Transfer RNA from Zavarzinella sp., 73 nucleotides, folded computationally. The source organism's lineage runs through Bacteria, Pseudomonadati, Planctomycetia, Gemmataceae and Zavarzinella. It matches the Rfam family "tRNA". Its family is annotated with triplet codon-amino acid adaptor activity in the Gene Ontology.
[in-house]
C1' cells in the first nucleotide's frame, strides 16, 4: 500500500437489544489517631479522540480524518 483491532475521568477499565454514562485505584473532606498510616463515610472529576449523517433517542449504528498496536505485501 492492504487488513484486523483499540481510543470512554488524572491511572486501569466496565456500559447487556440503541434509551439516566460508572467502578477501582489516585485527588479532596470527615471520622478515627499524641501524629500518620490503615480502615470506614462522604464530595468532587467526562465535548466518551475529532468532524459528519441515521434516529425521538448515539459511548453503542453509518461515513471521513487523527493516533497507536497486530498482520499481509
Nucleotide at each position: 500500500a492492504g487488513g484486523u483491532g483499540c481510543a470512554u475521568a488524572g491511572c486501569u477499565c466496565a456500559a447487556u437489544u440503541g434509551g439516566c454514562a460508572g467502578a477501582g485505584c489516585a485527588g479532596c473532606g470527615g471520622u478515627u489517631u499524641c501524629c500518620a498510616a490503615a480502615a470506614c463515610c462522604g464530595c468532587a472529576g467526562g465535548u466518551u479522540g475529532g468532524g459528519g449523517g441515521u434516529u425521538c433517542a448515539a459511548g453503542u449504528c453509518c461515513c471521513u480524518c487523527u493516533g497507536c498496536a497486530c498482520c499481509u505485501g